The RNA shown here (c-di-GMP-I riboswitch aptamer) has 89 nucleotides and comes from a bacterium. Model confidence (mean pLDDT): 81 of 100. It was read from a public genome assembly, where an Rfam model found it.
[in-house]
RNA sequence: GAUUGUGAAAGCCACUCCCGUCAAAAGGCGGGGUCGGAAAGCCAUGGGUCUUAUUUAGAUAUUUCCAAAAAGACAGCCGGGUUGCCUAU
Numbered sequence: 001g002a003u004u005g006u007g008a009a010a011g012c013c014a015c016u017c018c019c020g021u022c023a024a025a026a027g028g029c030g031g032g033g034u035c036g037g038a039a040a041g042c043c044a045u046g047g048g049u050c051u052u053a054u055u056u057a058g059a060u061a062u063u064u065c066c067a068a069a070a071a072g073a074c075a076g077c078c079g080g081g082u083u084g085c086c087u088a089u
Stems, first nucleotide, its partner, number of pairs: 002089002005086001007085001012037002017032006035076001041082003046078002048074005054069003058065002
């Protein structure tokens, strides 16, 4: 330097849920917690999924439903880029 591996050992992260907080919401942040993960580290102009404060068009009839736009979210959805611990070869 390259490859490999639930990866023994030392470590790392933290699903669901609960509490607090921000947001219209999806969801984010902090604490508890520990399902799991070999990148479950980071990156949103590849795809996919989710939200509707706003705008437009329609149906219903004054409530609601649906579609599109636009904006936003998810990296623990897949793919891609990039950085990296330990063992062994």

Its Rfam family is "c-di-GMP-I riboswitch aptamer". From the family's description: GEMM was predicted in a large-scale screen for bacterial structured RNA regulatory elements.